Background:
Model confidence (mean pLDDT): 78 of 100. Glycine riboswitch aptamer from Phytohabitans flavus, 87 nucleotides, folded computationally. The source organism's lineage runs through Bacteria, Bacillati, Actinomycetota, Micromonosporaceae and Phytohabitans. The sequence was found by an Rfam model in a public genome assembly.
RNA sequence: ACUACCCGCGCGGGAGAGACCGUUACACGGCGCCGAAGGGGCAAAUCCUCCCCGGAACCUCUCAGGCAAAAGGACCGCGAGGGCAGG
Numbered sequence: 001a002c003u004a005c006c007c008g009c010g011c012g013g014g015a016g017a018g019a020c021c022g023u024u025a026c027a028c029g030g031c032g033c034c035g036a037a038g039g040g041g042c043a044a045a046u047c048c049u050c051c052c053c054g055g056a057a058c059c060u061c062u063c064a065g066g067c068a069a070a071a072g073g074a075c076c077g078c079g080a081g082g083g084c085a086g087g
Base pairs, nucleotide, nucleotide: 002087003086005083006082007081009079010078011077012076013075018031020030021029022028023027032067033066034065038063039061040060041059046054
């Protein structure tokens, strides 16, 4: 110095579900819905046997969040940084 991995940052892409009703104010309440921020829950594999613990998710729950636009958004791509082995 390069590469793998991890972390956040910048840019681009990025779904779903009422722009319903009421109130009067840019939000609140009611009903009906959505799952891809976050959060909760669970299986198998898992050392010879048994038990216990652990045990993921775009699976599930819908607490939170969201249901015109805006914002947000898992995930994907690109970029330069930081960290850290090995070669």